The RNA shown here (SAM riboswitch aptamer (S box leader)) has 104 nucleotides and comes from uncultured Pseudogracilibacillus sp.
[in-house]
RNA sequence: UCUUAUCGAGAGAGAUGGAGGGACUGGCCCUUAGAUAUCUCAGCAACAGACUUUUAUGAGUACUGUGCUAAUUCCAGUAGUCUUUUAUAGGCUAGAAGAUGAGA
Numbered sequence: 001u002c003u004u005a006u007c008g009a010g011a012g013a014g015a016u017g018g019a020g021g022g023a024c025u026g027g028c029c030c031u032u033a034g035a036u037a038u039c040u041c042a043g044c045a046a047c048a049g050a051c052u053u054u055u056a057u058g059a060g061u062a063c064u065g066u067g068c069u070a071a072u073u074c075c076a077g078u079a080g081u082c083u084u085u086u087a088u089a090g091g092c093u094a095g096a097a098g099a100u101g102a103g104a
Stems, first nucleotide, its partner, number of pairs: 001104007012041005020030003024077004042069003047065003050061004073097001078094006
């Protein structure tokens, strides 16, 4: 980079350190009552492997490899459509982008 599945659920304490962070843009939000990050421990989930079970689909365990533990992927971004008090409004569908797993 390509293909494919999922993304309205779930799960935090401590240490180090000291100013930004939530992918991008806009909004909104988190943060010196200590963010992001790294480490330790704990937890969540069940994508792949393993094992148990089933005729099979599937179901289960959580051992291994990942992943995750503010806010729906925080919301929107593009297209279509609906409502209406006609505007700096709201709803729905699909998509784009992104994240994670598996395969190439």

The RNAcentral record of the sequence draws on MGnify.